[in-house]
Molecule: RNase P RNA; transfer RNA
Organism: soil metagenome
RNA sequence: GGACGGUCGCCGGCCGCGGCAACGCGGCGGGAGGAAAGUCCGGGCUCCGCAGGGCAGGGUGCUGGGUAACGCCCAGGGGGGGCAACCCCACGGACCAGUGCCACAGAAAACAGACCGCCGCCCGCGAGGGCGGUAAGGGUGAAACGGUGAGGUAAGAGCUCACCAGCGGCGCGGGUGACCGCGCCGGCUAGGCAAACCCCACCCGGAGCAAGGCCAAAUAGGGGAGCGAUGGCGUGGCCCGCGCCGCUCCCGGGUUAGGCCGCUGGAGACGCCGGGUAACCGGCGUCCUAGAGAAAUGACCGUCGGGAGCCGGCAACGGCUCCGACAGGACCCGGCUUAC
RNA sequence: GCCGGAGUAGCUCAGCUGGUAGAGCAGCUGAUUUGUAAUCAGCUGGUCGGGGGUUCGAUUCCCUUCUCCGGCU
Numbered sequence: 001g002g003a004c005g006g007u008c009g010c011c012g013g014c015c016g017c018g019g020c021a022a023c024g025c026g027g028c029g030g031g032a033g034g035a036a037a038g039u040c041c042g043g044g045c046u047c048c049g050c051a052g053g054g055c056a057g058g059g060u061g062c063u064g065g066g067u068a069a070c071g072c073c074c075a076g077g078g079g080g081g082g083c084a085a086c087c088c089c090a091c092g093g094a095c096c097a098g099u100g101c102c103a104c105a106g107a108a109a110a111c112a113g114a115c116c117g118c119c120g121c122c123c124g125c126g127a128g129g130g131c132g133g134u135a136a137g138g139g140u141g142a143a144a145c146g147g148u149g150a151g152g153u154a155a156g157a158g159c160u161c162a163c164c165a166g167c168g169g170c171g172c173g174g175g176u177g178a179c180c181g182c183g184c185c186g187g188c189u190a191g192g193c194a195a196a197c198c199c200c201a202c203c204c205g206g207a208g209c210a211a212g213g214c215c216a217a218a219u220a221g222g223g224g225a226g227c228g229a230u231g232g233c234g235u236g237g238c239c240c241g242c243g244c245c246g247c248u249c250c251c252g253g254g255u256u257a258g259g260c261c262g263c264u265g266g267a268g269a270c271g272c273c274g275g276g277u278a279a280c281c282g283g284c285g286u287c288c289u290a291g292a293g294a295a296a297u298g299a300c301c302g303u304c305g306g307g308a309g310c311c312g313g314c315a316a317c318g319g320c321u322c323c324g325a326c327a328g329g330a331c332c333c334g335g336c337u338u339a340c
Numbered sequence: 341g342c343c344g345g346a347g348u349a350g351c352u353c354a355g356c357u358g359g360u361a362g363a364g365c366a367g368c369u370g371a372u373u374u375g376u377a378a379u380c381a382g383c384u385g386g387u388c389g390g391g392g393g394u395u396c397g398a399u400u401c402c403c404u405u406c407u408c409c410g411g412c413u
Stems, first nucleotide, its partner, number of pairs: 001340001002304007010031002013028006033326001037337002040335005045208004052240004057204005062076005077091001078089004092199002098197002100193003115138002117134007146164006165189001167186008212261004222251006231245004268287008306323007341412007350365004359396001367383005389405005
């Protein structure tokens, strides 16, 4: 998520006239959306005695704020992408709780380990073999236990050192905070997965307007079987608590969308002013804007506006043609998502 | 309107805590039979309803969407 107007229809409301009534005629005024949709979240409202305690279960997950509430929104922090403008992120915890998984390949997939290679010793004429050391190089993989350089060594290795990355602790400074900046110290190094179980923090009682209330009508306290007060029912996942008293199954019969309320005036819309970076909030003024049932809002035309194409024009612009989708209330709101 | 459930081969269904998706029937080929059925052996056949995300890896976990089915006066 077009605006205004006209004609003819459709559905409610009010008034007038006619009519016993049903109803008919006339007049006035009203009549879908940004998504009314999906029903994915959150609330209002209603009932379950209050919605209480515990367990289980579910949800959310950086910080601060907004809100009736939220998984939504705003602002900020951190991370990622991009040359940039800018865009994206379900973003607590994987040493200092525990458990689990990591297929295939590969020597080894997480109290590490050695296929090739490198080095030393021994055996052998030799090809090669045995024992030991090593983890720098090759190879496997989505992922291999810091990186570069120097020293060191038989060969090597944080083995040692310098720098860098990363981790932990302390101190100072900034910020409400997430966090950021700087300095010092430590040990040299810690794999990934929590949209795996789980831990931590916070939130959640259940059902839904066919909720529920009032009135009226009809029928019926029928028959059989079984169970049994440590029981059963009250729509609750369970227990406690609370309320009620027989309960369950089968057979047969009756009623089948009866009327009214709930039902639309509300976290309402618009305008102005003020506060706030913003989301949003406050004050004042004006307005009333569908409410029903298997259920109405459609068709045509005119003016203006919008978009696309073509033509003219240096341009501003002008002319012609075409297009206008997705879709429709059913208790009501705030979001998200989807369609166009 | 409200509340639930399910989408996997042509059909009916498995696939439990992620590791390259199977069974029965059906179809095709061969064997058996004089021939058919039955039986035996083998084979074919899959966007796991669609899209996106988490993960090295998704039928499986999460989000979104589409279709179908059932219940409630």